[in-house]
Context: one part of a larger RNA
RNA sequence: GGCGCACGGGGGAUGUCUUGGCACCAAGAAGCGAUGAAGGGCGUGGAAGGCUGCGAUAAGCCUGGGGGAGCCGUCAAACAGGCGUUGAUCCCGGGAUUCCCGAAUUAGUGUAUUCUGAAUCCAUAGGAAUGCACGGCAAACGUGGGGAACUGAAACAUCUAAGUACCCACAGGAAAAGAAAGAAAACUCGACUCCCUGAGUAGCGGCGAGCGAAAAGGGAUCAGCCUAAACCGGCAACUACGGUUGCCGGGGUCGUGGGACCAGGUUUUUAACGACUGACUACUAGAAGAACUCUGCAAGGAAAUGCAGGACCAUAGAGGGUGAUAGUCCCGUACUCGAAAGUGGAAUGUUGUGUACCUGGCACCCGAGUAAGUCCGAGCACGUGGAACUCGGACCGAAUCUGGGGGGCCCAUCCCCCAAGGCUAAGUAUUCCUUGGUGACCGAUAGUGAAUCAAGUAGCGCGAGCGAAAGAUGAAAAGAACCCCUUUUAGGGGAGGGAAAGAACCUGAAACCGUGUGCCU
Numbered sequence: 001g002g003c004g005c006a007c008g009g010g011g012g013a014u015g016u017c018u019u020g021g022c023a024c025c026a027a028g029a030a031g032c033g034a035u036g037a038a039g040g041g042c043g044u045g046g047a048a049g050g051c052u053g054c055g056a057u058a059a060g061c062c063u064g065g066g067g068g069a070g071c072c073g074u075c076a077a078a079c080a081g082g083c084g085u086u087g088a089u090c091c092c093g094g095g096a097u098u099c100c101c102g103a104a105u106u107a108g109u110g111u112a113u114u115c116u117g118a119a120u121c122c123a124u125a126g127g128a129a130u131g132c133a134c135g136g137c138a139a140a141c142g143u144g145g146g147g148a149a150c151u152g153a154a155a156c157a158u159c160u161a162a163g164u165a166c167c168c169a170c171a172g173g174a175a176a177a178g179a180a181a182g183a184a185a186a187c188u189c190g191a192c193u194c195c196c197u198g199a200g201u202a203g204c205g206g207c208g209a210g211c212g213a214a215a216a217g218g219g220a221u222c223a224g225c226c227u228a229a230a231c232c233g234g235c236a237a238c239u240a241c242g243g244u245u246g247c248c249g250g251g252g253u254c255g256u257g258g259g260a261c262c263a264g265g266u267u268u269u270u271a272a273c274g275a276c277u278g279a280c281u282a283c284u285a286g287a288a289g290a291a292c293u294c295u296g297c298a299a300g301g302a303a304a305u306g307c308a309g310g311a312c313c314a315u316a317g318a319g320g321g322u323g324a325u326a327g328u329c330c331c332g333u334a335c336u337c338g339a340a341a342g343u344g345g346a347a348u349g350u351u352g353u354g355u356a357c358c359u360g361g362c363a364c365c366c367g368a369g370u371a372a373g374u375c376c377g378a379g380c381a382c383g384u385g386g387a388a389c390u391c392g393g394a395c396c397g398a399a400u401c402u403g404g405g406g407g408g409c410c411c412a413u414c415c416c417c418c419a420a421g422g423c424u425a426a427g428u429a430u431u432c433c434u435u436g437g438u439g440a441c442c443g444a445u446a447g448u449g450a451a452u453c454a455a456g457u458a459g460c461g462c463g464a465g466c467g468a469a470a471g472a473u474g475a476a477a478a479g480a481a482c483c484c485c486u487u488u489u490a491g492g493g494g495a496g497g498g499a500a501a502g503a504a505c506c507u508g509a510a511a512c513c514g515u516g517u518g519c520c521u
Base pairs, nucleotide, nucleotide: 001520002519003518004517005516006515007514008513009512015506016472017471020442021441022439023438024437025436026435027434028433029431030430031137032136039101040100041099042055043054044053046079049075050074051073061095062094063093064092065091066090070083071082072081108134109133110132111131112130113129114128115127116126141172142170143169144168145167146166152159156206182189183188193220194219195218196217203211204210224423225422226421227367231250232249233248234247235246236245237244238243255401257366258365259364261361262360263359264358265357266356272353273352274351275350276349280345281344282343283342284341286337287336292310293326294309295308296307297306298305311328312327313317319331320330321329373395374394375393376392377391378390379389382408403418404417405416406415407414459466460465479505482494483493484492485491
């Protein structure tokens, strides 16, 4: 030195565990904010710091309810000083307090009213005051306004990615859409939305890459309404005195056209909505809740385990804990019950608004710088194409039912519908959050970045921002009194406790480093 064997050091893999995560389901909630939010700063305890709570009334104050013997949050044991059956601590409802920053506001914007008031007579602009509203934050979902590139096309320009990412505005618990100027082509259907299917079809496409419908059919859910105009009335302003305009009330709302007006006739109080009421119900604390600590033996530190033998409960044999695996030990579980106060839903009742039709005549009305057209663009699955339809810009520019639009150029026939005003629940999307539940989800290099571990911390960066590592003694601290060695707060040897484990603490693999010993060289 090598190869073995034995015993160690080192290291923290593995196994077991779970306080934390992940995903989903059901229900709720879907907002907070000038009555000052979200988020911070600084304070606040007898006692230094972190977390939590709270706000100069500062781990709290008042009050209503629950609860019933202990309590003064936690890391974190003790000490000091207190509180409590005259009901504390704790839990729930209501109230008070709530420093400073922050939209941060003694401001600004919008709107209404009143006052004031120039050039300039009336007036207007302007100014002032007051009331109301807005502003900011927030995870996703939504609508609208803007809007890429990488990439793919095996290069690349049309095209694609994609109206995606991202930016902005705004809203709601959903949003958007919505009661046919629709879809269609049969004996037609009958608002919108969403799902399945149709269908990767018809189509579009350097006919490349790719993009990609609709109707019909089956389901979910279902709901329909209000205006403008004609005509009538009132008020106001203007007036060429003929009237016109504006506002308000009545009237009226449709496509087998409807309505107004004139004449005639028939029916009469049912829908719906608002306000108030609030039986009942749910939520925000809780209450109660059965039955062995049965007998013997075994091993064990410990029984809930094993073996043998009995008993009981069960609308409860879900789950968790207890010195290992417990229906009957503890917390619970099933069934049942419960609210002074607050919140949500809501039957019923009261009241207010409000609600039809037929026949004949007449030819008044039926949404205008609109529709359509031309040019240029955009959206439609549709890239200009034979390109309809919808939207925008520019230029033009109708008709009023003997009217107008559509049926994918255009024309005819036929069919369908009634634009240029508005509202509308449900079915659909999402989850920052609350409650309950589930898992052929993870188990500390996993699962959130982050396991009651000082985590968005330490640390890094001028900054925007980036961003960790780190869990486990034991059933119980019983956390090792006392003695000895020593270079004397280290470490070690005894002793004691413990089943073991000694705090660098469960298990304790490998690399790597040793000590002793056997054999070989």
Large-subunit ribosomal RNA, domain I from Caulifigura coniformis, 521 nucleotides, folded computationally.
Its Rfam family is "Bacterial large subunit ribosomal RNA".
The organism belongs to Caulifigura, within Bacteria.
The RNAcentral record of the full RNA draws on ENA.
The coordinates come from a structure-prediction model, not an experiment, and the mean pLDDT is 83.